A computed fold for a 465-nucleotide part of an RNA from an uncultured bacterium, annotated as small-subunit ribosomal RNA, 3' major domain.

[in-house]
Context: one part of a larger RNA
RNA sequence: UGACGGGGGCCCGCACAAGCAGCGGAGCGUGUGGUUUAAUUCGAUGCAACGCGCAGAACCUUACCUGGGCUUGACAUUCCGCUGGUACCCGACCGAAAGGAAGGGGACCCGCAAGGGAGGCGGAACAGGUGCUGCAUGGCUGUCGUCAGCUCGUGCCGUGAGGUGUUGGGUUAAGUCCCGCAACGAGCGCAACCCUCGUCGCUAGUUGUACUUCUCUAGCGAGACCGCCGGGAAUAACUCGGAGGAAGGUGGGGAUGACGUCAAGUCCGCAUGGCCUUUAUGCCCAGGGCGACACACACGCUACAAUGGCCGGUACAAUGGGUUGCCAAGCCGUAAGGCGGAGCCAAUCCCAUCAAAGCCGGCCUCAGUUGGGAUUGGGGUCUGCAACCCGACCCCAUGAACCUGGAGUUGCUAGUAACCGCAGGUCAGCCAUACUGCGGUGAAUACGUUCUCGGGCCUUGUACA
Numbered sequence: 001u002g003a004c005g006g007g008g009g010c011c012c013g014c015a016c017a018a019g020c021a022g023c024g025g026a027g028c029g030u031g032u033g034g035u036u037u038a039a040u041u042c043g044a045u046g047c048a049a050c051g052c053g054c055a056g057a058a059c060c061u062u063a064c065c066u067g068g069g070c071u072u073g074a075c076a077u078u079c080c081g082c083u084g085g086u087a088c089c090c091g092a093c094c095g096a097a098a099g100g101a102a103g104g105g106g107a108c109c110c111g112c113a114a115g116g117g118a119g120g121c122g123g124a125a126c127a128g129g130u131g132c133u134g135c136a137u138g139g140c141u142g143u144c145g146u147c148a149g150c151u152c153g154u155g156c157c158g159u160g161a162g163g164u165g166u167u168g169g170g171u172u173a174a175g176u177c178c179c180g181c182a183a184c185g186a187g188c189g190c191a192a193c194c195c196u197c198g199u200c201g202c203u204a205g206u207u208g209u210a211c212u213u214c215u216c217u218a219g220c221g222a223g224a225c226c227g228c229c230g231g232g233a234a235u236a237a238c239u240c241g242g243a244g245g246a247a248g249g250u251g252g253g254g255a256u257g258a259c260g261u262c263a264a265g266u267c268c269g270c271a272u273g274g275c276c277u278u279u280a281u282g283c284c285c286a287g288g289g290c291g292a293c294a295c296a297c298a299c300g301c302u303a304c305a306a307u308g309g310c311c312g313g314u315a316c317a318a319u320g321g322g323u324u325g326c327c328a329a330g331c332c333g334u335a336a337g338g339c340g341g342a343g344c345c346a347a348u349c350c351c352a353u354c355a356a357a358g359c360c361g362g363c364c365u366c367a368g369u370u371g372g373g374a375u376u377g378g379g380g381u382c383u384g385c386a387a388c389c390c391g392a393c394c395c396c397a398u399g400a401a402c403c404u405g406g407a408g409u410u411g412c413u414a415g416u417a418a419c420c421g422c423a424g425g426u427c428a429g430c431c432a433u434a435c436u437g438c439g440g441u442g443a444a445u446a447c448g449u450u451c452u453c454g455g456g457c458c459u460u461g462u463a464c465a
Stems, first nucleotide, its partner, number of pairs: 001465002003462003007459007015449002019412005026302008034293002042053002064288007073126001077125007088105003093100002108117003128277002131275003137271002139266003142262001144260001149188006155164003168179003194254004199222007225248001228242005291431001304405001308364007320351003325344002330339003371402001376397007418441007
């Protein structure tokens, strides 16, 4: 000087408390451990691994296994030799395919020619490697933590390590600002500048509305600054209340992550040193596996019902996506879906009358039920070369566990939690209950900082560095 303390002081944070909804019990989905397996590819492992890389594993993907095949190679560059019945096309036949292959047809460019090029074959250098090392690395990322800190120049102090500044009194979300001070300044951080939502004005409007002010769309601007009034405070910084205002004291949300820590993560995104491999640790193909299942954990979905379930009627969104695409009307089918073909490269048309919870009416009457939907049988639809391993969806039947979940544990302070649906990416299809967004309905509670966890500043102890 740091780090640490079941030392002290001050102060923060959904950290506790106060509340609401859960998880932990059940069934199922997904991930992981374990076990199994020819293989169940690999990585991620306290917080900060476990719906994570995977924003799409039937083949492909695919890195794994079994089997079949290739060896200058699926791909790049260079050199040498050979090559007209050569390149290329068709192809009997073997084969699961990859691959092999009799036979048939049959070229191009430069150059008068010789020859050269392209292609092919053979050979040599080399290619290739998701093989190892993230303890050799770049880049990127997580985390402490959006925490308020981390430093420098000069000066001063100290033999020196170093200190001072950055400590102190206040204040703030903040090393934010004020005052004081052997310090005076400065940098990276904080804040502001950026995007978005909320109010108003102006401009422009099509495809929005029957019309036009308007709604809306998308550009520019105004507005909020403790500016005004009052109280408190050191008259300061600031703080409390009020007025006006669409909005107050950082208005809400986002983007933005200092010096550094964890030899944190990634050699399987990519790049890259070294090592290893070279008829194989490379390459192609078929099939299988990544989907196994006595178990254990993590994250979710659906429930256990009457604030509910079912049936009928009826109302109101926003974000998005669409040409190998979205697909209307109409018709067929109980339905999934099929036929059909209009419109749309989209504020025009379609997904989609775009919603669901909601509202109105009816049935059910506390029951393992008209709760709950797992599981299984049968019949179908669609995508795709192909749904056995291993797809989704529809219909009929079947109807399991589950009657609110131990110890423990998670999220959330407002348009938040909770509940409700919608869209998108990936994508032929989809195992999406995931993820990323969008809107609809819309709470409860916070006395307080003793305690738990994490963090900041000062101080104290130390046999630690």